[in-house]
RNA sequence: AACGAACGCUGGCGGCGUGGAUAAGACAUGCAAGUCGAACGGGACAUUAUUUGUAGCAAUACAGAUGGUGUUCAGUGGCGCAAGGGUGAGUAACACGUGAGCAACCUGCCUUGAAGUGGGGGAUAGCUCGCCGAAAGGCGAAUUAAUACCGCAUGUGGUAGCAAUACUAAAGCCGGGGCAACCUGGCGCUUCUAGAGGGGCUCGCGGCCUAUCAGCUAGUUGGUAAGGUAACGGCUUACCAAGGCUAUGACGGGUAGCUGGUCUGAGAGGACGACCAGCCACACUGGAACUGAGACACGGUCCAGACACCUACGGGUGGCAGCAGUCGAGAAUUUUUCUCAAUGGGGGAAACCCUGAAGGAGCGACGCCGCGUGGAGGAUGAAGGUCUUCGGAUUGUAAACUCCUGUCAUUGGUGAACAAAGUCACAAGUUAACUGCUUUGUGAUAUGCUAGUAGCCGAAGAGGAAGGGACGGCUAACUCUGUGCCAGCAGCCGCGGUAAUACAGAGGUCCCAAGCGUUGUUCGGAUUCAUUGGGCGUAAAGGGUGCGUAGGCGGUGGGGUAAGUUGGAUGUGAAAUCUUGGGGCUCAACCUCAAAAUUGCAUUCAAUACUGCUCCGCUCGAGUUCUGUAGAGGAGAUUGGAAUUUACGGUGUAGCAGUGAAAUGCGUAGAUAUCGUAAGGAACGCCAGUGGCGAAAGCGAAUCUCUGGGCAGCAACUGACGCUGAGGCACGAAGGCCAGGGGAGCAAACGGGAUUAGAUACCCCGGUAGUCCUGGCAGUAAACGGUGCGCGUUUGGUGUGGGCAGGUUCGACCCUGUCCGCGCCGAAGCUAACGCAUUAAACGCGCCGCCUGGGAAGUACGAUCGCAAGAUUAAAACUCAAAGAAAUUGACGGGGGCCCGCACAAGCGGUGGAGUAUGUGGCUUAAUUCGAUGCAACGCGAAGAACCUUACCUAGGCUUGACAUGCAUCUCUAAGUCGGUGAAAGCCGGCGAGUGUAGCAAUACACAAUUUGCACAGGUGCUGCAUGGCUGUCGUCAGCUCGUGUCGUGAGAUGUUGGGUUAAGUCCCGCAACGAGCGCAACCCUUGUGAGUUGUUGCCAAACUUACCGUUUGGCUCUCUACUCAGACUGCCCUGUGAAACGGGGAGGAAGGUGAGGAUGACGUCAAGUCAGCAUGGCCCUUACGUCUAGGGCUGCACACGUACUACAAUGCCCAGUACAGAAAGAGCCAAACCAGCAAUGGCUAGGAAAUCAAUAAAACUGGGCUCAGUUCGGAUCGCGGGCUGCAACUCGCCCGCGUGAAGCCGGAAUCGCUAGUAAUGGCGCAUCAGCUACGGCGCCGUGAAUACGUUCCCGGGCCUUGUACACACCGCCCGUCACAUCAUGGAAGUCGCCUGCUCCCAAAGAGUUUCCGUUUUUAACGGGGCUUUAAGGAAUGGGCGGUAACUGGGAUGAAGUCGUAACAAGGUAAC
Repeated sequence: AACGAACGCUGGCGGCGUGGAUAAGACAUGCAAGUCGAACGGGACAUUAUUUGUAGCAAUACAGAUGGUGUUCAGUGGCGCAAGGGUGAGUAACACGUGAGCAACCUGCCUUGAAGUGGGGGAUAGCUCGCCGAAAGGCGAAUUAAUACCGCAUGUGGUAGCAAUACUAAAGCCGGGGCAACCUGGCGCUUCUAGAGGGGCUCGCGGCCUAUCAGCUAGUUGGUAAGGUAACGGCUUACCAAGGCUAUGACGGGUAGCUGGUCUGAGAGGACGACCAGCCACACUGGAACUGAGACACGGUCCAGACACCUACGGGUGGCAGCAGUCGAGAAUUUUUCUCAAUGGGGGAAACCCUGAAGGAGCGACGCCGCGUGGAGGAUGAAGGUCUUCGGAUUGUAAACUCCUGUCAUUGGUGAACAAAGUCACAAGUUAACUGCUUUGUGAUAUGCUAGUAGCCGAAGAGGAAGGGACGGCUAACUCUGUGCCAGCAGCCGCGGUAAUACAGAGGUCCCAAGCGUUGUUCGGAUUCAUUGGGCGUAAAGGGUGCGUAGGCGGUGGGGUAAGUUGGAUGUGAAAUCUUGGGGCUCAACCUCAAAAUUGCAUUCAAUACUGCUCCGCUCGAGUUCUGUAGAGGAGAUUGGAAUUUACGGUGUAGCAGUGAAAUGCGUAGAUAUCGUAAGGAACGCCAGUGGCGAAAGCGAAUCUCUGGGCAGCAACUGACGCUGAGGCACGAAGGCCAGGGGAGCAAACGGGAUUAGAUACCCCGGUAGUCCUGGCAGUAAACGGUGCGCGUUUGGUGUGGGCAGGUUCGACCCUGUCCGCGCCGAAGCUAACGCAUUAAACGCGCCGCCUGGGAAGUACGAUCGCAAGAUUAAAACUCAAAGAAAUUGACGGGGGCCCGCACAAGCGGUGGAGUAUGUGGCUUAAUUCGAUGCAACGCGAAGAACCUUACCUAGGCUUGACAUGCAUCUCUAAGUCGGUGAAAGCCGGCGAGUGUAGCAAUACACAAUUUGCACAGGUGCUGCAUGGCUGUCGUCAGCUCGUGUCGUGAGAUGUUGGGUUAAGUCCCGCAACGAGCGCAACCCUUGUGAGUUGUUGCCAAACUUACCGUUUGGCUCUCUACUCAGACUGCCCUGUGAAACGGGGAGGAAGGUGAGGAUGACGUCAAGUCAGCAUGGCCCUUACGUCUAGGGCUGCACACGUACUACAAUGCCCAGUACAGAAAGAGCCAAACCAGCAAUGGCUAGGAAAUCAAUAAAACUGGGCUCAGUUCGGAUCGCGGGCUGCAACUCGCCCGCGUGAAGCCGGAAUCGCUAGUAAUGGCGCAUCAGCUACGGCGCCGUGAAUACGUUCCCGGGCCUUGUACACACCGCCCGUCACAUCAUGGAAGUCGCCUGCUCCCAAAGAGUUUCCGUUUUUAACGGGGCUUUAAGGAAUGGGCGGUAACUGGGAUGAAGUCGUAACAAGGUAAC
């Protein structure tokens, strides 16, 4: 895009089309083929004429006869019924299409022409009578006509025949004229001729699938003869011959009506064959003939069968795939309508009759086309809805409202075309004349189903007329609410697990519109079967290799031919359709005219380049001969040495062997080792080389024999002999099989030992088939260059094997050239990339093989081969949305390289053991609030849990609230104070100030306070996986990126890699890169040296004073304070292969190579941590999850872990004496001195708002004691007595004194910190704080080490490289069995159905035949019988296909099953 569609929702009108696709299932009812009286006899009715009889006087009535006319009925006869209409079952065929042929044919009606139409005969239906039967129908007798039937005559003509000759026909009817004989017209009839139209037969070519159908055929193929037919013919029969078809697909199976055309497509094609048109086939199923011009006959006959109906049970009847209609099955397909008015058909002389052909109407949005559902104005941008950042936005000029219009529908009128033939009358012509005929004219007359329709005119009123789908991307169109991996959606990708533009609803928007979607199907997109127009190294795909048949393709010159090819002409290519141009319906759809087209086929004429065929040549392709040459080419035979093993003998003694380590094994019966001899089998070291040979598989000791191929050189010969190669044939590793040998070593299976969770493995000790030989089978490999064979063309470099030539040479060296092989690197070109590249994967030609998503599956079934194993050929159902290739960036590796880090090592000191403190887990509990959980939680949030804190629990209270703002309301109270109750909070009650404005005042209003009510407050409730902010970590690791350029199809790369160097992506050099940013470094702070400035509270060189003391005067040199500067930069020297960076050493210097320390944390990672610090979206609670209070808990203790303190002692402890700091804080504070107390502390009270006051530094040092002990170590625990803080130390504080005196004697596996003023060790201070569980944290100073060879290893990190099936990135991925569920499928004893072959039995109708019988008149004809053939039926036995089935095999799929861990990294035994 399309459809004969169906389904869902919806539905105003009209035009034109179209409508049983399934059950070729079954059919009630009506209709669909009749007509002619001008072929014929008869009956009935009507009418008329004549006539007879009866009645009557008659008119007349009745009955009968004869004739005419008209209507009608059955019959005889003629024509028609073979057309028209329906359907598509069958058919793969001369059925169809197209083009030819028939000298091998037929043809009613029609046309043309010729001739004729004489004279006779006997029947028969009907009718009547009789009989049988339920009926359908039948039998008999008598009688009758014809255009029915039969002779005779004639013979134009026809048929047969060479001819003579023979044979061969007919029918009348209706008119006109005439007295009649007769004449004449029309329609008929007979014979023949020609034609038209129709049919029959034959042939070339064309159009489906299947080889898992490869061979088929006996009337088969041909001939002769006969028969038969309209006609040719094995069409049929007899005889003879043995042929005919087939890989260009016979035969078989499946499917199917064919075509013009239709749909699609740019086309080539692909799919289809409704309607319309041509042909064919069929008519309940099967068979058969009759009649006829034509049938083997849709509404005819006979027979058989199935089905249905009627029946008196004896027997009959029927055939909608005609039009309507019914049932059935189905997703699904209409009215039991009108008319012959038109067109057409049949009959007729005609009128006319018939016609479910046809023309119309009806039903169905089934399709195409057209029209409408209103138009213009209209902003307060109404209301309502929706959203909202609460401001507004949107629906939306949309509505309302105002003014118009009047299509369609409605209604009232008017009102068509399609109709002219025909008939009748008259006239003219024709004729002797009329009928008639001819054409013409004039006049008259009748006919309309559709239809009172179309159209036209009028009327009224916006009045009656819009929905469907979609809105995550593809794909135009977005928000809210609900839901919460549920419910659901989904064409593909995929949505949904609490903020869903994807589900459902709503608002809005988009698309189309009387339709819109969905489903199905076809083509397109799909160059995705590739002719146009694809591929095969690695994605699917080169056959394992050769030889070769058919076939395809084929060098060069000339002649002929003209088959292919090209051109012209002619015929045909139906119409319709399509296209173009016109025309007609108001337009369009639709209809119509003309043209073009119909790409085809045939005939004929011409051309001859190319191809073919044929003839004559040629030598370049191909081949032959000759001379050489290299070689693991093949086969057979023979020979050889080294080694292993075994046997025997000698020497010799305790081990050997084996492994990661062991063990099994061998060995004191003498092994291993070693020497000698012997046996036997297999394989052939070095040479040996991307060296050689071969078609491939493959070939490696030597010699001999036989033998294939290659290459080179030089001539000669043949003369296209060539290339490829479906089938076919041959060869074909390893392993396997059969038979017979052989068997040293090795070694599946197997046994044992180890390893392991297991170990049917890897490792070890043994060991049988096999490996070897001979003969046969098998026929496969990652049979790989993953690259078919042949030929030609296309820049190069280099190496190597074989040959030849030239130069040169003593030469075999070397050099140059050339031919043939084998490699490497690379240009153009090609390629998705990787890569290939004269040995192509480049550019071309020829031929073969193969491919078309993954899995199922190289499987099943079938077939062929095989002894078997198995091989070859080779599907489908079902299932998935991927599977795959190459390359990229990462990540990872039980891959590699380089480098760094207190990472290891070297050291020092610890932890892990003890006691205690503290945190955590666990347990417990009413509660033990919450968070933090590997490193990176655990002396963490917490720089202070007795109450408070406090978030938890128990109990008692409050409810606009403990706190904020606003509105309304009530009253007079508020702060404060008193009383009652109570554990307190709270509740109840009493007392108790006012402020501002206006006003003289009363008073009013406002504020404040209170009560009540409403908005709201409040929440340490949840979500750190909705967030902000902050933080940890990798890591102070050296990295992370960008712009431009360049490279690449691209992802990306380059830069950033490389060579050096550094603490550093630090710097230098090089480089398709050049620059830049965030990081590094530096800038900042502290500290180390100096200078300047400052000079109190600091300092003191000078003086004074003192028991001592910066106490005083004075001063600012020094120390110091704190501000500004200086200083360090590889600057200088030497040196390192030295260019640089940089390194090493040195000088100077307070300090030297970053001087030391701090602050500073790139891009990012961990959904890392925190909703409980704060903020914050969403959700949740609202007399409670809010708030107040008391008490309790956070401190609970069988236990486990982390972090610390104190120790275990003599480098120590105790006592006494004695020396030296820094930093920091101090007013509800620090507190001197003095007094009391053993002490904690208390009392009293100077000074201090601080360089001014207050504070013993300790270790160290000196002296003494202790003497190695659970101690003069250690201090836990417990008792008693005190002190301090505080409302309050019971749970649950700290301190002091006295007493008590536990574990512990240096700590298992394991593990931590530290590289210099560091570790270790000693004390001092501060924050928090009423007090303090601080032994914690943050700082300060004192004393003050040891060690680093080095980078193998452990851990972490950085860079480069490699592999990858990983990308949630190795805590990855992923395989197989088993178990469960579902699905499709193979096998299967059987069983059911369909198709079909062969043989036999029986055999209807019909046909053929018959020397049979009968009727008749001898014939002819008819009837009966016999024989042949034959549908259906029956029997037996095969083949093919399909269904079903106990059981069974594998396969596929399925969020969380079991067992292992095979593969991906060296995947932990490289994989295959």
Molecule: small-subunit ribosomal RNA
Organism: uncultured bacterium